[in-house]
Context: one part of a larger RNA
RNA sequence: GGCAAUAGGUGGAUGCCUUGACGCCGAGAAGCGACGAAAGACGCGGUGGGCUGCGAUAAGCCUCGGGGAGGAGCCAAACAUCCUUUGAUCCGGGGAUUUCUGAAUGGGGAAACCCGUCGGGAGUCAUGUCCCGUCAUCUUUUAUCUGAAUUCAUAGGAUGAAAGAGGCCAACGUGGGGAAGUGAAACAUCUCAGUACCCACAGGAAAGGAAAUCAAACGAGAGUCCCAAAGUAGCGGCGAGCGAAAUGGGAAGAGCCUAAACCGGGUGAAUUCGUUCAUCCGGGGUUGUAGGGCGCUUAUAAAUGAUCCAUGAUUAGACAGGAGAACCGUCUGGAAAGUCGGGCCAAAGCGGGUGACAGUCCCGUAUCUGAAAUCGAAAGUGGCAUGAAGCGUACCUGAGUACCGCGGGGCACGUGAAACCCCGUGGGAAUCUGGGAGGACCAUCUUCCAAGGCUAAGUAUUCCUCGGCGAUCGAUAGCGAACCAGUACCGUAAGGGAAAGGUGAAAAGAACCCCUGUCAGGGGAGUGAAAAGAACCUGAAACCUGUUGCCU
Numbered sequence: 001g002g003c004a005a006u007a008g009g010u011g012g013a014u015g016c017c018u019u020g021a022c023g024c025c026g027a028g029a030a031g032c033g034a035c036g037a038a039a040g041a042c043g044c045g046g047u048g049g050g051c052u053g054c055g056a057u058a059a060g061c062c063u064c065g066g067g068g069a070g071g072a073g074c075c076a077a078a079c080a081u082c083c084u085u086u087g088a089u090c091c092g093g094g095g096a097u098u099u100c101u102g103a104a105u106g107g108g109g110a111a112a113c114c115c116g117u118c119g120g121g122a123g124u125c126a127u128g129u130c131c132c133g134u135c136a137u138c139u140u141u142u143a144u145c146u147g148a149a150u151u152c153a154u155a156g157g158a159u160g161a162a163a164g165a166g167g168c169c170a171a172c173g174u175g176g177g178g179a180a181g182u183g184a185a186a187c188a189u190c191u192c193a194g195u196a197c198c199c200a201c202a203g204g205a206a207a208g209g210a211a212a213u214c215a216a217a218c219g220a221g222a223g224u225c226c227c228a229a230a231g232u233a234g235c236g237g238c239g240a241g242c243g244a245a246a247u248g249g250g251a252a253g254a255g256c257c258u259a260a261a262c263c264g265g266g267u268g269a270a271u272u273c274g275u276u277c278a279u280c281c282g283g284g285g286u287u288g289u290a291g292g293g294c295g296c297u298u299a300u301a302a303a304u305g306a307u308c309c310a311u312g313a314u315u316a317g318a319c320a321g322g323a324g325a326a327c328c329g330u331c332u333g334g335a336a337a338g339u340c341g342g343g344c345c346a347a348a349g350c351g352g353g354u355g356a357c358a359g360u361c362c363c364g365u366a367u368c369u370g371a372a373a374u375c376g377a378a379a380g381u382g383g384c385a386u387g388a389a390g391c392g393u394a395c396c397u398g399a400g401u402a403c404c405g406c407g408g409g410g411c412a413c414g415u416g417a418a419a420c421c422c423c424g425u426g427g428g429a430a431u432c433u434g435g436g437a438g439g440a441c442c443a444u445c446u447u448c449c450a451a452g453g454c455u456a457a458g459u460a461u462u463c464c465u466c467g468g469c470g471a472u473c474g475a476u477a478g479c480g481a482a483c484c485a486g487u488a489c490c491g492u493a494a495g496g497g498a499a500a501g502g503u504g505a506a507a508a509g510a511a512c513c514c515c516u517g518u519c520a521g522g523g524g525a526g527u528g529a530a531a532a533g534a535a536c537c538u539g540a541a542a543c544c545u546g547u548u549g550c551c552u
Base pairs, nucleotide, nucleotide: 001551002550003549004548005547006546007545008544009543015537016502017501020473021472022470023469024468025467026466027465028464029462030461031168032167039101040100041099042055043054044053046079047078049075050074051073061095062094063093064092065091066090070083071082072081106115107114108113116135118133119132120131121130122129137165138164139163140162141161142160143159144158145157146156172203173201174200175199176198177197183190187237213220214219224251225250226249227248228247234242235241255454256453257452258398262283263282264281265280266279267278268277269276270275288432290397291396292395293393294392295391296390297389298388303386304385305384308383309382310381311380317375318374321369322368323367327342328341329340331338343360344359345349351363352362353361403427404426405425406424407423408422409421410420413439434449435448436447437446438445489496490495509536512524513523514522515521
């Protein structure tokens, strides 16, 4: 030195555990903010570093309920001083206070700082100083004062009053913009993809929506979502790829309001004083089997209702809670919930805890029950609203619109035979004897009525609250984060971003003695079931050391 065995050290794998995660379901909620948010800075405790809570009234103040014996939050013990059956601590409702920054809004600013105006107050002989309130911008409405081109006027301006807005927030939504890597085995049309991303805006959902729709010679009857139709018909350097609809089956179910004709009124302008025009308001009216107006005639109900009022409703419900059955002995053991023996409850044998495995020990569970204050429905009912038909007349039925040319975009559809929808640009109708569509176009036929608007439900999502579940994880896993984590640390910055759980049933956390320079470490003693001894459950391997054997 090697090999082997053995005793240790080191190390922290493995096993077991779980306070934390992950996913899904149900219900709720789906917003907060100039009444100053979200997010922070700095403070506040008898002793106070951090977390939590709170705001100069500062781990809190008032009040109304719950609750019922201890309490003055946690790391985290201790001392001091207090509170509490005259009901504390604690839980819930309402209120008060709420420094400074922050949309931040009196002005400024390198956020948490600096400096002001006006009014009122404290204080001072007076000034300085201090306290309270006030003062940003934009939009709309309104009032007053002013006031151009331009005489009157108007536009504009200034000031005051009132109301609103601004910012934040996880996903879902609509709209306006809008890539590239990639695929096509290169690449340009194409694809990725109207995706990512940016912007605007909204709601608890949004969007869409009551046919100028489809269909096909039969018919359907708003829209939305799902299943099928179907990877079909098609589109496509006919490459890569893209990719419907009708129709059928389901979820849900709801339909309405205007413009115009006509009638009446207000204001203004013009006026030949007859009226006309413009605008506003009220009535009327709302459709395709055409409907409505007007004139005449008849009728006055059924039915419907999402708005409003009342009722339902001092409600249901939400936000604290309360009651809640039934077990003893024996043995083993450190400990009984285990064993054995004998009982009991059960609308409760879900689950968790307790010194091992507990229906009956504790918390609970089934079931029943409860609210001062605050928030707070719905169905239903009543009011109320809407609400009919015939004949005649030809007054009305959404115009720079439809449509066409050119250039684009969207439609599964890449210009194609390319309909349909939308935009830009140039032209530019008809008026019910009218107009659109049925995939060029024309005819016939069928069907619908554009150029105004609203509309619940089924659908999408989950930052958040409550409850439940899991052939989800179990500390290199599971969220990055089980632990004081978006922390430490890195970076000028945008940004990146960890590691780190476990004594024991209970600290009973090792009095006392010894070694030593020692507050290190160790040996006794003691505790404990066990040192499990705090570098603490188990304690693998690599690696290191001692001893023994063999070999060299």
Molecule: large-subunit ribosomal RNA, domain I
Organism: Deltaproteobacteria bacterium